[in-house]
Molecule: TPP riboswitch aptamer (THI element)
Organism: bovine gut metagenome
Formats: sequence, structure tokens, C1' cells
RNA sequence: CCGCUAGGGGUGCUGAAAAGCUGAGAUAUAUACCCUUUGAACCUGAUAUGGUUAAUACUAUCGUAGGGAAGCGGAGAUACUUU
Repeated sequence: CCGCUAGGGGUGCUGAAAAGCUGAGAUAUAUACCCUUUGAACCUGAUAUGGUUAAUACUAUCGUAGGGAAGCGGAGAUACUUU
């Protein structure tokens, strides 16, 4: 790095509607997407704080916080040893 099996996770914001915005993913119900202890996928604290945005998002904190789902096989590279 790839594969197999198993498992974990997410339903935002604006709008009367149409529609628009962010994101891998905003529900189409799963043959998608992301993540699985080398664990910020995701949850809690949090209706948190500063910046920023129409708002979510984003960003810096919080954060050495508290939780959180794994095994097997293959390939490659490097190092060492022997011939």
C1' cells in the first nucleotide's frame, strides 16, 4: 500500500416554497461515504470561548479532558545475517 471478514459513526444551516450553502457523507436506507486502538470517524463537556459567516460550516482554543469500533492474508520497501 492492497484485499477479505467483522465492527463503529453521521440526518447540518438558510428559506413559506422553489431552491441555495458547507461537507467524504446532510438519507437515497446501503453494494454509498468516513473511521476502527499508530483510534479528533463520531459522542460528551457544549445552548462553551475568541475570530469569522446570512446561518450552518470554517478557524484557534477547550484537548496530554472524558468516552469511542480489529482481526486475518498478500505485495512492496528498508535494515541485518548466511551462502